[in-house]
RNA sequence: UGUCCAGUAGCUCAGCCGGGAGAGCGGCGCGCCGUUAACGCGAAGGUCGCAGGUUCGAACCCUGCCUGGACAG
Numbered sequence: 001u002g003u004c005c006a007g008u009a010g011c012u013c014a015g016c017c018g019g020g021a022g023a024g025c026g027g028c029g030c031g032c033c034g035u036u037a038a039c040g041c042g043a044a045g046g047u048c049g050c051a052g053g054u055u056c057g058a059a060c061c062c063u064g065c066c067u068g069g070a071c072a073g
Base pairs, nucleotide, nucleotide: 001072002071003070004069005068006067007066010025011024012023013022019056028042029041030040031039049065050064051063052062053061
């Protein structure tokens, strides 16, 4: 320097063909229990890496950039 892959909640990750942003774990509150754990219920937590573009509408398509990884030189 080039090619490819990844970047979504605190963590690990889904999100199928462009239309409702989600799961598990964790943290919080409540219930249960003599207490903790376990179990049950509930709510919270997101500029979808950043900036533009296309579109009625973008996590998803296009362009550039950033970060990490693999490969090539």